[in-house]
This is a predicted structure of a 73-nucleotide RNA (transfer RNA) from a Fidelibacterota bacterium. Its Rfam family is "tRNA". From the family's description: Transfer RNA (tRNA) molecules are approximately 80 nucleotides in length. The family's RNA type in Rfam is transfer RNA.

RNA sequence: GCGAGUGUAGCUCAGCUGGUAGAGCAUCAGCCUUCCAAGCUGAGGGUCGCGCGUUCGAAUCGCGUCACUCGCU
Numbered sequence: 001g002c003g004a005g006u007g008u009a010g011c012u013c014a015g016c017u018g019g020u021a022g023a024g025c026a027u028c029a030g031c032c033u034u035c036c037a038a039g040c041u042g043a044g045g046g047u048c049g050c051g052c053g054u055u056c057g058a059a060u061c062g063c064g065u066c067a068c069u070c071g072c073u
Stems, first nucleotide, its partner, number of pairs: 001072007010025004019056001027043005049065005
């Protein structure tokens, strides 16, 4: 330099070919318990790496760009 993959909640990840952003764990609150843990219920938490474009509508499509991983030269 060229090609491919990954980037979504604090962490691990889903979101099947455009139509309201989700799960588990973690955190917080409540219940339970003499207390803790476990268990049950609920809540908070997201400019979907970033920018631009296409579209009535983009996590999803196009272009550029950044970071990481792998391969080629």